This is a predicted structure of a 76-nucleotide RNA (transfer RNA) from a Micromonosporaceae bacterium. The sequence was found in a public genome assembly. NCBI's taxonomy places the organism under Bacteria, Bacillati, Actinomycetota, Micromonosporales, Micromonosporaceae. The coordinates come from a structure-prediction model, not an experiment, and the mean pLDDT is 80.
RNA sequence: GCCCGGCUAGUCCAAUUGGAGAGACGCCGCACUUAGGAUGCGGAGGCUGUGGGUUCGAGUCCCUCGCCGGGUACCA
Numbered sequence: 001g002c003c004c005g006g007c008u009a010g011u012c013c014a015a016u017u018g019g020a021g022a023g024a025c026g027c028c029g030c031a032c033u034u035a036g037g038a039u040g041c042g043g044a045g046g047c048u049g050u051g052g053g054u055u056c057g058a059g060u061c062c063c064u065c066g067c068c069g070g071g072u073a074c075c076a
Base pairs, nucleotide, nucleotide: 001072002071003070004069005068006067007066010025011024012023019056027043028042029041030040031039049065051063052062053061
C1' cells in the first nucleotide's frame, strides 16, 4: 500500500426488511443496617467515531476522513 471486521451512555454490549435505541456493570436517591456491604425499589445518563449524501424516514444504505483489531504484499 491492498483486503476484511469493528466504532452506539463512564465501561461492556443488543437493535428483525430502513419505521426511530434494550440490557448489564457503574453512578445518584430511598428502604433495610449502629454503620458499611449485600439485597430491594426508583432515577439520571445517547448528535449511534467525523463530515457529507440518498430517503417521507438512516445505528442500518452510499461517499469521505479518523481510530482500533486481523490478514496480505513490497523493501531491507